[in-house]
């Protein structure tokens, strides 16, 4: 120290998460020992039983028990004796009793308590203090009771009465007395009441004994003083909530008084009217406070369990007793509640003490031993009591140690799991096995410190009882700790995790299932994320989990945050309170700083030691304890007081400016209505209509009146104003500001929580007014609807007076005041100089910058820069400005303003993309222009559908549909339906056996397949070959194109898409590639922070068009010869032509335009111009685009079947739907008849001249050619006729006959031929398609595939050969620049609300229940005090009675609080619901704000305002 998460990337706000540490812990797995700590966090719930507080015989009566003594009696014995039994307090002792001390300590919980409880620092001149120490005195001398026993007596007990006896260190007069009070007095002192000490006087006030070795010890009384403890005061410090803002009646003070130990309003009588609060009173709610502990660099935050210190409480309440001391945990009394006894009349009780029960929880221990230490209590003392305390015991609950074994070898690495590419890799030196060692653990023997000293005994010193020395009994823990020894690897390893953060990776299964999950997310057939194997990886007697804290979070920011657009500046002003505040000078010393001193307990923490074998724990010093008080300075600065100044702020004078603000008055346009005139059909309105209005004369037009509203033009980028806002002109009123001047005050100043005013529109009240616009309405279009834009209409309202509301995108989305901090241009007001151009200066008001700043966008002297002050807000998104309170408002509603729940982002700038019913610029047969088609019709032939046993399968918008198919009758074949094989239809390896395989012949079967019979294998002898049998590999057109390779399609032959290097920018990313000009082009010029390159583009290749040049057979023939007249033939090498090398074209040249680059021209030359025409090339990428059925190829699935052969069917079906075509419709045309010209190809199982047969397909014969040599071979065309508009001499479907061929076979299902038949169809709605020149259109030839061929398809080839393009406006694609975006699976996108469902919290709600806590009012126990006491007492005094207060209890009335509730209002949330599109792009009506009103909904309208 940080990461992960909002996006396609980016930076920056922000929220959530996570890694640390922490725990009095729980829970899950799992556990050997040991030290050291800890252990009911919940019911302060209820408790059975035992224990926890006594002691003192040296205070005292006594004698119930025990023990000894004594007497008597009795009994055994001869007797000592010993027994029994009475009798004696005569001794030890001692249970109750009187008495003394203690018991208020110790231990235990945390309910109550927001207080002087706590903590910390004063204060007490207003106080106490048993036991303790120190001093002084002093203890004379009476007296009267009363427990216990005893005697009656009440009662089931508890307990309790009466009555006689008796004692003290009990009690209670009297003397003395420093004491104390009251009087005089005197000295000395304090901050303030006042304090201290001395005299005198009168009043008052003690005492007690016991022991005894008689020395003497222990004790009493009075005072003073120490020391401990305590009480009370007072500073300051320490929880929320303001949606608690006002409390208070003994309340505030004051004089008497009472009461305390003491002060006091503590309480009481009388006075007077206070006290306390925004520096937070009351009130509600939570809570013991501190040392400390966790955390954290720290500041802080959070916390209060062990341990120490203080409080408080002690079944709830309430009370005083006795004491030094309580308002009393194991004491009393009363109420209450609730457990127990009970003979129903009455009693007992109080674990928040140790252990233990229930309960209640996720959870927290034994009814243990010992007083041996250590402390405590009473005692002289020995001692007794001590569940304080020291020990044990139980739980990994923490901390901390230690161990489950180690070394060499075993290893050139077993076996098993697991993976694998099959080679091997891992578990792994890891074990097995071999040496060794013995902590621990078992077992034996040995054994501590914790013990010091009391009595007592010697010494010894001195003041004869006191101290020191020395000796002296005692150990629960425990036979424990430790030490030694014996055996023996032996008794001992788990838990989570392994996608990223985060350290760990692979394998199967699983298949949005089951399931994981701290955020992000995993999971829909290859899941490192589920679950299980293997393996790894953290920690390790433990590990994970959960819950809570801090921490990371600078994310409440004091240290240490913002606030134009992310959350956040109040709408503006005046101002109170507060904070803040100019100069210079004096003083004071409150902040401030600084010495010194107190005090800050220990313990904790840190440093240095030191003690258990380390540690941990313990313990010694030291530090620290950051605070508080005190004191003593010291004076710069803040602050007080005082003086003095003038710059800040004000005043005064002069000069100016303005939609400034109020009243009052005035005008002219322009709009309505109203009269009248002229006029005549229409106006009006819109995208286009309509509703409307108009022959009852509109509209237009003219004059005239009246109305209400608002002031064009100037006019601005202007000015005023505190915002809001403000605009015709005059006139009053007022107020505001600049400027200069430097006369006056002298800091008078900023800022401002609250308050107080103002404050557009809309709106609410009352009365006015109403012209024009114009929510609501209502009509009319528009539309699927159309509660809307559009359109005629129109109430409120718009206007005024007055009172309300008080809100807006009240915006500069930017609070106010001062102050520093380059410039450069405009502009308004005023001042100064001017050489009149201008400079200059104050205030304002714009642009554009320079540093700065800022996440960027921008701000830049009007800052958003650099500082100072003071306000004001902000802390994640929704839920929400919403409920609920409270305050305002007549209302509408407006201030204030949460929680529940929910989500993992929601956001801001800015980047690239993509889109926009955004702009600009530009291609493209894209439109337009144009020619020919489809869409209709028959048929072909794809496909959808639908049918079938099967109609195998892919392909599906452009980019599927004459597609894979360049050839389905069988086969093809993947599909059906039936017959068979199961090593298999083909192939390789082994072993084995057999000698066949095959051919021919028959015979069975639909066939595969099978019976018979005949021929029938080589060797070099090792074996080969073929079959069969076993076995290992097979086989799959199953499936996944979303696992993939290769190959396609497409955008698109479009001009684009990147790099390096450098620049800018935090970044993404930009530049370069923008800009101008050009071009088909990112072609190329110019320009530039760019310069340069790569893949595209173009060129380089191939064909064609011109030329040459090299070759001449089978092509050619000009000349020459020959001929049979065909280049045939001899030649020829010119020419066509073949086919191999060249040339050629580059804007090169001319003209013009241009900066060039390049463009233009009926230019020249030239076969060709400006890219001659054609091709082949297909950039980075996109469409999870296509294809596992061409091939390959991961993974899955099948194995007598999803393999494979056979036979038949089917892929040809058919009520329709489309695509593509192919012939037609017909005269530019059909038939006939005669004649003409190709180019590119193909032929040997081939193409076939000629011949013959036949109407013909075609068969029979039959030269030639493996090819420029033979053979296929043109049609449109040209000439002649013929037909004459007609469903035809047009068109052929179709069907019916007869036939050719071709194959084993043409039912299903070829083709082609001849005869007959002769349908739809007369030119094709909406729409739609190609095509820019040798094209389109029209002719007709040829190949492949093939046995034929369903070919009209496809690939080529030539023949004839047009038209028409003004243009880019629109329609489609494309490209560039721009500009907006809330799109980025990218508009086929986002997304908004209503209604339906479902869950979930949560507001109102008739009410219901419940809880604390206060008022009135009534009762009112114990008590204490106060009065009264005829009763008791000789008295002192008490009993009884009354009376104040009070716990409690009833009654009532309310207020807060919390539950719950028919029904109900809204939210949230939920993979595929319903109606619409509101909003992003100009979102198709720009959007938003505030307000009205209306609508299923989103909204829509109207009125201001905003620009986002």
């Nucleotide at each position: 120290a940080g990461a992960g998460u909002u996006u396609g990337a980016u930076c920056c706000u922000g929220g959530c998460u996570c890694a640390g540490g922490a725990u009095g812990a729980a829970c899950g797995c799992u556990a050997g020992c040991g030290g050291c700590a800890g252990g009911c966090c919940u019911a302060a719930c209820a408790c059975a039983u035992g224990c926890a507080a006594g002691u003192c015989g040296a205070g005292g009566g006594g004698c119930a028990g025990c023990g000894c003594g004594g007497g008597g009696a009795g009994c055994a014995g001869c007797a000592a004796u010993g027994c029994u039994u009475u009798c004696u307090g005569g001794c030890g002792g001692c249970g109750a009793c009187c008495g003394g001390c203690g018991c208020a300590a110790g231990g235990g919980u945390g309910c109550g308590u927001a207080a002087c409880g706590c903590g910390u620092g004063a204060g007490c001149g207003a106080c106490a203090u048993g036991c303790c120490c120190g001093a002084c005195a002093c203890a004379g001398g009476g007296g009267g009771a009363u427990a216990a026993c005893c005697c009656g007596g009440a009662g089931a007990a508890a307990u309790c009465c009466g009555g006689a006896c008796u004692a003290a260190u009990a009690c209670c007069g009297c003397a003395u007395a420093u004491g104390u009070g009251c009087a005089u007095u005197c000295a000395c002192u304090g901050c303030a009441u006042g304090g201290u000490g001395g005299a005198u006087g009168c009043a008052u006030g003690a005492a007690a004994g016991c022991c005894u070795u008689a020395g003497g010890g222990c004790g009493g009384u009075g005072u003073c003083g120490g020391a401990u403890u305590g009480g009370c005061u007072c500073g300051c410090g320490a929880g929320g909530c303001a949606u608690u803002a006002g409390c208070u009646g003994g309340a505030c003070g004051g004089c008497g008084g009472g009461g305390u130990a003491a002060c006091g309003g503590c309480c009481c009588a009388c006075c007077g009217u206070g006290g306390c609060g925004a520096c937070g009173a009351u009130g509600c709610c939570u809570a013991g406070g501190g040392g400390g502990a966790c955390u954290g660099a720290g500041a802080g935050g959070u916390u209060g369990g062990c341990c120490c210190c203080c409080c408080a409480c002690a079944c709830u309440g309430g009370g005083a007793c006795u004491g030094a001391g309580a308002c009393a945990c194991g004491g009393c009394c009363c109420a209450g509640a609730c457990u127990c006894c009970u003979a129903c009349g009455g009693g007992a009780g109080g674990c928040a003490g140790c252990a233990g029960u229930g309960a209640g929880g996720a959870a927290u221990a034994u009814u243990g031993g010992u007083c041996a230490a250590u402390g405590g209590g009473c005692g002289g003392a020995a001692g007794c009591c001590u569940g304080a305390a020291c020990c044990a015991g139980c739980c990994a609950u923490g901390c901390c140690g230690c161990g489950u074994g180690g070394a060499g070898g075993g290893a050139u690495g077993a076996g098993g799991c697991c993976c694998u590419a099959c080679g091997g890799g891992c578990u792994g030196u890891g074990a097995a096995c071999u040496c060794c060692u013995u902590u621990u653990g078992a077992c034996g023997c040995g054994g501590a410190g914790c013990a010091a000293u009391a009595a007592c005994c010697g010494c010894c010193a001195c003041g004869u009882g006191u101290g020191g020395c020395g000796g002296g009994a005692u150990g629960a823990g425990a036979g424990u700790a430790c030490g030694c020894g014996u055996g023996g690897a032996a008794u001992a390893a788990g838990c989570a995790u392994c996608g990223g953060c985060u350290a760990a990776c692979u394998c199967c299964g699983u298949g949005c299932c089951a399931g994981c999950a701290g955020c992000c997310g995993c999971g829909g057939u290859a899941a490192u994320a589920c679950g299980g194997g293997g393996g790894a990886u953290g920690c390790g007697a433990g590990c994970g989990u959960u819950a809570u804290c801090c921490g990371g979070a600078u994310u409440c920011a004091u240290u240490g945050g913002g606030u134009u657009u992310a959350a956040a500046g109040g709408g503006u002003g005046c101002g109170u309170a507060g904070g803040c505040g100019g100069a210079u000078u004096g003083u004071c010393a409150a902040g401030u700083c600084a010495g010194c001193g107190g005090u800050g307990a220990a313990a904790c923490c840190c440093c240095c030691g030191u003690g258990c074998u380390c540690a941990a724990c313990a313990u010694g010093g030291g530090g620290c304890u950051u605070g508080c008080c005190g004191u003593u300075g010291a004076a710069a600065c803040u602050g007080g007081c005082g003086g003095u100044c003038u710059g800040g702020a004000g005043u005064g004078c002069g000069c100016g400016u303005g939609c400034c603000g109020c009243c009052g008055g005035a005008g002219g346009a322009a709009u309505g209505u109203g009269c009248g005139g002229u006029g005549u059909a229409g106006c009006g309105g819109u995208g286009a209509a309509a509703u409307g209005c108009a022959u009852a004369g509109a509209u237009a037009u003219c004059g005239c009146a009246c109305a209400g509203a608002a002031c064009a033009c100037c006019g601005a980028u202007u000015g005023c104003g505190g915002a809001g806002g403000c605009a015709u002109c005059c006139g009053g009123c007022g107020a505001a500001c600049g400027c200069g001047c430097a006369a006056c005050u002298g800091a008078c100043g900023c800022u401002g929580a609250g308050g107080c005013a103002c404050g557009a529109a809309a709106g609410c009240g009352u009365g006015g007014g109403g012209a024009u616009c114009g929510a609501a309405c209502a009509g009319g279009a528009u539309u699927a609807g159309a509660u809307a834009c559009c359109c005629u209409g129109g109430u409120a309202g718009u206007c005024c007076a007055c009172g309300c509301c008080g809100u807006a995108a009240a915006c500069g989305a930017u609070g106010a005041c001062g102050g520093c901090u380059a410039g450069c241009c405009g502009u308004u007001g005023g001042g100064c100089c001017u050489g009149a151009g201008g400079g200059u200066u104050c205030a304002g008001u714009g642009g554009c910058c320079a540093a700065g700043c800022g996440a960027a966008a921008g701000c830049g002297a009007u800052a958003a820069g650099c500082c100072g002050u003071c306000c004001a807000c902000c802390u994640g998104g929704g839920g929400a400005g919403u409920a609920c309170g409270g305050c305002c408002g007549c209302a509408a509603g407006g201030c204030u303003g949460a929680a529940a729940c929910u989500c993992a982002a929601a956001g801001g700038a800015a980047u690239u993309g993509a889109c926009g019913g955004g702009g600009g610029c530009c291609c493209g047969c894209a439109c337009a222009a144009g020619c020919g088609g489809a869409g209709g019709a028959a048929c072909a032939u794809g496909u959808g559908g639908u049918u079938u046993a099967a109609u195998u399968c892919g392909a599906u918008g452009a980019u599927a549909c004459g597609c894979g198919a360049g050839g389905a009758a069988c086969c093809u074949u993947a599909c059906c339906c039936g017959g068979g094989c199961u090593c298999g239809a083909a192939c390789g390896g082994c072993a084995g056996a057999u000698g066949a395989a095959u051919a021919u012949g028959u015979g069975a079967g639909a066939g595969a397949u099978u019976g018979c019979a005949u021929a029938g294998c080589c060797u070099a002898c090792g074996g080969g070959c073929a079959u069969c049998u076993g076995u290992c590999g097979a086989g799959g057109u199953g499936c996944u194109g979303c696992a993939u390779g290769g190959u396609u399609g497409u955008c698109g032959u479009c001009a684009g898409c990147u790099c390096g290097u450098g620049c800018c920018g935090u970044g993404a990313g930009g530049u370069g590639u923008c800009g101008g000009c050009u071009c088909a082009a990112g072609u190329g010029c110019c320009a530039u922070a760019a310069c340069g390159a790569g893949c595209g583009c173009a060129a380089c290749c191939c064909c064609u068009g011109c030329c040459u040049u090299c070759a001449g057979u089978u092509g050619c023939c000009a000349g020459c010869a020959u001929u049979u007249a065909g280049g045939a033939u001899g030649g020829g090498g010119a020419c066509u032509c073949u086919g191999g090398a060249g040339g050629g074209a580059c804007u090169g040249c001319c003209a013009c335009c241009g900066c060039a680059a390049g463009g233009u021209g009926c230019g020249a030359g030239g076969a060709a111009g400006g890219g001659g025409g054609g091709g082949a090339u297909g950039a980075c990428g996109u469409c999870a685009a296509a294809u596992c059925a061409g091939c390959a190829c991961g993974g899955c699935c099948c194995u007598u079947a999803c393999g494979u052969c056979c036979g038949g069917g089917g892929c040809g079906a058919c009520a329709c739907a489309c695509g593509u075509g192919u012939u037609a419709c017909a005269a530019u045309g059909g038939g006939g008849g005669c004649u003409a010209c190709a180019g590119a190809g193909g032929g040997g199982c081939g193409c076939c001249a000629g011949a013959c047969a036949g109407u013909g397909a075609u068969g029979u014969u039959g030269a030639g050619c493996u090819g420029a040599u033979c053979c296929c071979g043109a049609a449109a065309g040209g000439c002649c006729c013929u037909c004459c508009c007609a469903g035809u001499u047009c068109g052929g479907a179709u069907c019916g006959g007869a036939g050719u061929c071709u194959g084993c076979a043409a039912c299903c299902c070829g083709a082609c031929u001849c005869c007959g038949u002769g349908a739809a169809g007369u030119u094709g709605g909406a729409u739609u398609c190609g095509c820019u020149a040798g094209u389109a259109a029209u002719c007709g030839c040829g190949c492949a595939u093939c046995a034929g061929c369903c070919a009209u398809g496809g690939c080529g080839c030539g023949g004839u050969g047009a038209a028409u393009a003004c243009g880019u406006u629109c329609c489609c694609g494309g490209g560039c620049c721009u500009u907006g975006u809330a799109c980025a699976c990218a508009c086929c996108g986002c997304c908004c609300g209503u209604c339906a469902a479902g869950c979930c919290a949560u507001g109102g709600g008739a009410g219901c229940c419940g809880g604390g806590a206060g008022c009135g009012c009534c009762u009112g126990a114990a008590g204490u005090c106060c009065g009264u006491g005829a009763c008791c007492g000789c008295g002192a005094g008490g009993a009884g009675c009354g009376g104040c207060c009070u716990a409690g209890g009833g009654c009532g009335a309310g207020a807060c609080c919390g539950g719950u509730g028919a029904c109900u209002g809204g939210g949230g949330c939920u993979a595929a619901g319903u109606c619409g599109u509101a909003a992003c792009a100009a979102g198709g009506u720009a959007g938003c704000c505030g307000u009205a009103c209306c609508g299923g909904a989103a909204g829509g309208u109207g009125u201001g305002g905003c620009u986002g």
This is a predicted structure of a 1508-nucleotide RNA (small-subunit ribosomal RNA) from an uncultured Bacteroidales bacterium. The coordinates come from a structure-prediction model, not an experiment, and the mean pLDDT is 86.